[in-house]
RNA sequence: CGCUUAUCAAGAAAGGCAGAGGGAAAUGGCCCUAUGAAGCCUUGACAACCUGUUUCGUGGCAACACGAAGUAAGGUGCCAAAUCCAGCCCGCACAGCGGGAACAGAUAAGUC
Numbered sequence: 001c002g003c004u005u006a007u008c009a010a011g012a013a014a015g016g017c018a019g020a021g022g023g024a025a026a027u028g029g030c031c032c033u034a035u036g037a038a039g040c041c042u043u044g045a046c047a048a049c050c051u052g053u054u055u056c057g058u059g060g061c062a063a064c065a066c067g068a069a070g071u072a073a074g075g076u077g078c079c080a081a082a083u084c085c086a087g088c089c090c091g092c093a094c095a096g097c098g099g100g101a102a103c104a105g106a107u108a109a110g111u112c
Base pairs, nucleotide, nucleotide: 002111003110004109005108006107007106008105013043014042015041016040017039021032022031023030027086028085029084044079046077049075050074051073052071053070054069055068056067057066058065059064083104088100089099090098091097092096
């Protein structure tokens, strides 16, 4: 990088270095940003995907498996705005509104 599955309207910021961009993607919009962007570091938080651990249920002689609930020690992730909105498709009372989707993206777990 590819493939499979699940989730994506919830949640959570301070400090240091740095110094002009950033919000994935042509394009359009709307935002954030010298009251300091990206990036890096430290600490903290959030969440609960995986591991661990606890309880309950079912099955089992057992080991354990599956399901539910909890915990937050470890592995990730994440900490403006719905994945910021649109973009493709559909509907309607159509300069708008609503719904859906992926060949898109992000994250986790698995896999060659």
The prediction has a mean pLDDT of 83. A computed fold for a 112-nucleotide RNA from Flavihumibacter sp. ZG627, annotated as SAM riboswitch aptamer (S box leader). Lineage of the source: Bacteria > Chitinophagia > Chitinophagales > Chitinophagaceae > Flavihumibacter. The sequence is in RNAcentral, with records from Rfam and Ribocentre. It matches the Rfam family "SAM riboswitch aptamer (S box leader)". Rfam links the family to the GO term regulation of gene expression.